[in-house]
């Protein structure tokens, strides 16, 4: 300079925060002779948790690409010809067997809950 390579989805999980639920405090209204109760409500995530977000470098499975071999009352040309046949391609399938190697990595900003190993970004940059 140039070819060639997925740098895919799904379901978890390290992790993440605080909409919803649940918890913990606290206060208001209600029921009982009294308690346990029962209905909104305010703050708390250095409240284990359910819902939720989630990794390029985390896991598992499924794809997709690339070549061989093969199937076909598919579909184009071609070539034989009386009628068959054969041959390339193209479409839809099945099977192997490759591809799936390697990976040090900021500050910063983004998100309609909110942060985050999410996205910018296999970037910036180092070796």
């Nucleotide at each position: 300079a140039g070819g060639a390579u997925u740098c895919g989805c799904u379901u978890c999980u390290a992790g993440g925060g605080u909409u919803c639920c649940g918890a913990u405090c606290g206060g208001g209204c209600u029921g009982u002779a009294a308690u346990u109760g029962g209905c909104g409500u305010g703050a708390u995530g250095g409240c284990u948790g359910g819902u939720c977000c989630a990794a390029g470098a985390g896991a598992a499975g499924c794809a997709g690409c690339u070549a061989g071999c093969u199937u076909g009352a598919g579909c184009u040309u071609c070539u034989a010809g009386c009628u068959u046949u054969g041959a390339a391609g193209c479409c839809a399938g099945g099977u192997u067997a490759g591809u799936c190697a390697c990976a040090c990595g900021g500050c910063g900003g983004g998100a309609a809950a909110a942060a985050a190993g999410c996205c910018c970004g296999g970037g910036a940059g180092a070796a």

Predicted 3D model of a 127-nucleotide RNA (Guanidine-I riboswitch aptamer) from Cyanobacteria bacterium FACHB-502. RNAcentral holds the sequence, with entries from Rfam. Its Rfam family is "Guanidine-I riboswitch aptamer". Gene Ontology term of the family: regulation of gene expression. Rfam describes the family as follows. This family represents a conserved RNA structure found upstream of the ykkC and yxkD genes in Bacillus subtilis and related genes in other bacteria. Its mean pLDDT, the model's own confidence on a scale to 100, is 79.